């Protein structure tokens, strides 16, 4: 690097280190020596796992437990991962609605494609 799926308006340091950037991409807007990104500690969710309850299906033949899978929730005590200014900062393509106005912006507002993250799959 493809593909398929799920989420993306919550939440997270007044710390060590180090020292110029960063916010994916075009634009525009911002943060940043009052210290960027990075590594380290800390911390935040709850994608995966794992522990707990519930309910279903199975097993099953006549009932029922135990298994097993399934969904829903619950914990954060286990692992893997993720994240830790601004909505995925906002726009970037479509289309609705409002006012204004010749072309044409503008404001909301839905969708779409990007894109980030998890799980999965060849």
């Nucleotide at each position: 690097a493809u593909c398929u799926u799920a989420u993306c308006a919550a939440g997270a340091g007044u710390g060590g280190c180090u020292g110029a950037g960063g916010g994916a991409c075009g634009g525009a807007c911002c943060c940043u020596g009052u210290g960027a990104a990075g590594c380290c500690c800390g911390g935040c969710a709850a994608c995966c796992u794992g522990u707990c309850a519930u309910a279903g299906u199975u097993c099953a033949a006549a009932c029922c437990a135990a298994g097993a899978c399934u969904a829903u929730g619950a914990u954060g005590c286990u692992g893997g991962u993720g994240c830790c200014a601004a909505u995925u900062u906002c726009c970037g393509c479509g289309g609705a609605a409002u006012g204004g106005a010749u072309u044409c912006a503008a404001u909301u507002c839905c969708g779409a494609g990007a894109g980030a993250u998890g799980a999965g799959a060849a």
This is a predicted structure of a 122-nucleotide RNA (SAM riboswitch aptamer (S box leader)) from an Actinomycetota bacterium. Rfam family: SAM riboswitch aptamer (S box leader). Its family is annotated with regulation of gene expression in the Gene Ontology. The model forms 94% of the base pairs in the Rfam consensus.